[in-house]
RNA sequence: CGCCGAAGUCCCGGACCGUUCCGGGGCACGGGGGACCCAGUUCGUUGGGGCGAACCGCACAGGGAGUGUGCGGAGCGCGGCUCUUUCCGCGCCAGCCCGUCAGCUAACCCCGCAGGCCGGAGAAAGAGGA
Numbered sequence: 001c002g003c004c005g006a007a008g009u010c011c012c013g014g015a016c017c018g019u020u021c022c023g024g025g026g027c028a029c030g031g032g033g034g035a036c037c038c039a040g041u042u043c044g045u046u047g048g049g050g051c052g053a054a055c056c057g058c059a060c061a062g063g064g065a066g067u068g069u070g071c072g073g074a075g076c077g078c079g080g081c082u083c084u085u086u087c088c089g090c091g092c093c094a095g096c097c098c099g100u101c102a103g104c105u106a107a108c109c110c111c112g113c114a115g116g117c118c119g120g121a122g123a124a125a126g127a128g129g130a
Base pairs, nucleotide, nucleotide: 002117003116004115008027009026010025011024012023013022014021015020029112030111031110032109033108038103047101048098049097050096051095055073056072057071058070059069060068061067075092076091077090078089079088081128082127083126084125085124086123087122
C1' cells in the first nucleotide's frame, strides 16, 4: 500500500509526543426486541432463539454426539481505480451469545461500533471515474 469485518468519521475533555491511548457526545454503518393484519393442524418428545458465509447430503471410523476424516452440493472471500456480469485460479465453510423466552410487525424501545491479517496484483464485456 492493501485485506476480512457493521466496526468509518467529526467534536469536546484528559493523558502524553507515539503513524498514539482513555473517557464522553453526534453523524454514518450494523444488529435485536416490539401491534392490528397475515402466518401459526393435531399428538408425542423436550427445549427454543440470536449474530455470522460458516448450511445440507453421502461414505468411512466411533458405543455415541451439536465427534473425526474424505467427497459432493449450497454459500462466502481474494485476484490492486471502482461497480455489475462471466470465465479462470486460490482460500473459507468457524466461532460466540441469550437462558425456557422472542414468527412477521407501524409507532416505540434496546444494543454494537470490535478484533484479526502482510499475502503478491489473472482474463473478457459494459458503465463510471481518474
c-di-AMP riboswitch aptamer (ydaO/yuaA leader) from uncultured Paraconexibacter sp., 130 nucleotides, folded computationally.
Lineage of the source: Bacteria > Actinomycetota > Thermoleophilia > Paraconexibacteraceae > Paraconexibacter.
The RNAcentral record of the sequence draws on MGnify.
The model forms 92% of the base pairs in the Rfam consensus.
Rfam family: c-di-AMP riboswitch aptamer (ydaO/yuaA leader). From the family's description: This family represents a conserved RNA structure found upstream of the ydaO and yuaA genes in Bacillus subtilis and related genes in other bacteria.
Its mean pLDDT, the model's own confidence on a scale to 100, is 82.